Overview
The RNA shown here (c-di-GMP-I riboswitch aptamer) has 75 nucleotides and comes from an Acidobacteriota bacterium. The organism belongs to Acidobacteriota, within Bacteria. The sequence was found by an Rfam model in a public genome assembly.
RNA sequence: UAACCGAAAAGGCAAGUGCUCCGAGAGCACGCGCAAAGCCCAAGAGCCAGUAAAAAUGGCUGUCAGGCUGCCGAA
Numbered sequence: 001u002a003a004c005c006g007a008a009a010a011g012g013c014a015a016g017u018g019c020u021c022c023g024a025g026a027g028c029a030c031g032c033g034c035a036a037a038g039c040c041c042a043a044g045a046g047c048c049a050g051u052a053a054a055a056a057u058g059g060c061u062g063u064c065a066g067g068c069u070g071c072c073g074a075a
Base pairs, nucleotide, nucleotide: 012034013033016030017029018028019027020026021025032062038068039067040066044064045063046060047059048058049057
């Protein structure tokens, strides 16, 4: 220096609940959880909608895998 890995600290994201406004959403408090719960997803799988059942089509990526980028720096 690079790779793997993942303690601590500083931050980050934010399921769900309550209250307020209330058209959508927004604000505040509490906070399940996440090391990428950041981004992408033509193509792989899974799930949901669809269907008598399928297929096509659409959606989910806080479903897994994959790709790209990224904070900190112990063992």